[in-house]
Description: The part of an RNA shown here (small-subunit ribosomal RNA, 3' major domain) has 478 nucleotides and comes from Azospirillum sp. Its mean pLDDT, the model's own confidence on a scale to 100, is 82.
Context: one part of a larger RNA
RNA sequence: UGACGGGGGCCCGCACAAGCGGUGGAGCAUGUGGUUUAAUUCGAAGCAACGCGCAGAACCUUACCAACCCUUGACAUGUCCACUAUGAGUGAGAGAGAUCACACUCUUCGGUUCGGCCGGGUGGAACACAGGUGCUGCAUGGCUGUCGUCAGCUCGUGUCGUGAGAUGUUGGGUUAAGUCCCGCAACGAGCGCAACCCCUACCGUCAGUUGCCAUCAUUCAGUUGGGCACUCUGGUGGAACCGCCGGUGACAAGCCGGAGGAAGGCGGGGAUGACGUCAAGUCCUCAUGGCCCUUAUGGGUUGGGCUACACACGUGCUACAAUGGCGGUGACAGUGGGACGCGAAGCCGCGAGGUGGAGCAAAUCCCCAAAAGCCGUCUCAGUUCGGAUCGUACUCUGCAACUCGAGUGCGUGAAGUUGGAAUCGCUAGUAAUCGCGGAUCAGCACGCCGCGGUGAAUACGUUCCCGGGCCUUGUACA
Numbered sequence: 001u002g003a004c005g006g007g008g009g010c011c012c013g014c015a016c017a018a019g020c021g022g023u024g025g026a027g028c029a030u031g032u033g034g035u036u037u038a039a040u041u042c043g044a045a046g047c048a049a050c051g052c053g054c055a056g057a058a059c060c061u062u063a064c065c066a067a068c069c070c071u072u073g074a075c076a077u078g079u080c081c082a083c084u085a086u087g088a089g090u091g092a093g094a095g096a097g098a099u100c101a102c103a104c105u106c107u108u109c110g111g112u113u114c115g116g117c118c119g120g121g122u123g124g125a126a127c128a129c130a131g132g133u134g135c136u137g138c139a140u141g142g143c144u145g146u147c148g149u150c151a152g153c154u155c156g157u158g159u160c161g162u163g164a165g166a167u168g169u170u171g172g173g174u175u176a177a178g179u180c181c182c183g184c185a186a187c188g189a190g191c192g193c194a195a196c197c198c199c200u201a202c203c204g205u206c207a208g209u210u211g212c213c214a215u216c217a218u219u220c221a222g223u224u225g226g227g228c229a230c231u232c233u234g235g236u237g238g239a240a241c242c243g244c245c246g247g248u249g250a251c252a253a254g255c256c257g258g259a260g261g262a263a264g265g266c267g268g269g270g271a272u273g274a275c276g277u278c279a280a281g282u283c284c285u286c287a288u289g290g291c292c293c294u295u296a297u298g299g300g301u302u303g304g305g306c307u308a309c310a311c312a313c314g315u316g317c318u319a320c321a322a323u324g325g326c327g328g329u330g331a332c333a334g335u336g337g338g339a340c341g342c343g344a345a346g347c348c349g350c351g352a353g354g355u356g357g358a359g360c361a362a363a364u365c366c367c368c369a370a371a372a373g374c375c376g377u378c379u380c381a382g383u384u385c386g387g388a389u390c391g392u393a394c395u396c397u398g399c400a401a402c403u404c405g406a407g408u409g410c411g412u413g414a415a416g417u418u419g420g421a422a423u424c425g426c427u428a429g430u431a432a433u434c435g436c437g438g439a440u441c442a443g444c445a446c447g448c449c450g451c452g453g454u455g456a457a458u459a460c461g462u463u464c465c466c467g468g469g470c471c472u473u474g475u476a477c478a
Base pairs, nucleotide, nucleotide: 001478002477003475004474005473007472008471009470010469011468012467013466015462016461019426020425021424022423023422026318027317028316029315030314031313032312033311034309035308042053043052064304065303066302067301068300069299070298073129077128078127079125080124081123082122083121084120087106088105089104090103091102093100094099109119110118111117131293132292134291135290136289140287141286142282143281144280145278147276152191153190154189155188156187157186158167159166160165171182172181173180197270198269199268200267202238203237204236205235206234207233208232211228212227213226216225217224241264244258245257246256247255248254320419324378325377326376327375328374329373336367337366338365341360342359346355347354348353385416390411391410392409393408394407395406396405432454433453434452435451436450437449438448
């Protein structure tokens, strides 16, 4: 100087408390451990691994296993030889296919000294080499997680100290903040904080189609004429600063109350992550040193596996019902997406879906039905709760749904009556609850990322648990 203390003081955080809803019990989904297996590819491991890499494992993906093939190789550059541009299609043979072997048709670049001579291509030969998701994240770059959006981390000069170092950065107030004020052997400065950026809440202005409709006419309908006032859209501005008043404070920084205001004391949300810590994570994104393989640890193919199942754990979904189930009614959103696409009306089917093909590169057309809501019924029961499981008949995608897809109809109707010890999230348009969209994607979502609808309760307080900041103290620790 740090670190640590079941030392002290001050302060903060959904840290506790006060509340609301969960997890832990059930069934299923999903990840992991374990076990099994020819293989169940690999990585991730307290917080900070476990719906994580995977924004989509039937083939492919795919790295794993079995079998069958290839060896200058699927891919790059270079040398030599032969042939020749080349590309596409059809037929038929062997094979699981990769591949091997054959016939036919169409097509056939540019230059040219008309020589395969040059560029290019195919086949062959030998070698330099290719190739490796093989090892080492404890050799590395890059990227990322975490403490933590915590308020800290440092430097120059000066001063003090033999020195390590100290001072500044401590102290009194204050703040979300090393934020600001005052004081002070310090005076300044840098990286952080804040602000500058984006979204949102209010108003003006510019613009008026595909949006809108107050007035006029018209229609089944903003449908059409007309209009751009309103809504809205998206450009550009304004607006909030403790600015004003009162109180308090040290005549400060600030704090409390009030007025006005769409908004009030950082208005709400996002992006933004200091010096560093964990030899944290990643050699399987990529890059890369070293090591290793080179007729194989490389390359291709078919099939299988990653989907196994006594069990254990994490994360979720659905429930156990009446604040509910079922039937009816048919009201009100906002993000988004659409051409190898979204696909309307109409018709067929109980339904998944089929048919159909209008319109739309979309404020125009389509996806698009919002759902919780409202009305009726059921009356406490393993039920008109719950839907697992199984049987059967179908639908769709796709070369192909056996291993191993999703969906529909009918039948079946399991566990489950609120979950032990323990444990998680959340302070407001939040929790809870309700549906909708998107990425990936042929198909497949209870996951993920977004969107809007309805919309709470509670916070006395900081003694205690956890994490963190500052000062101080002890130490046989570094």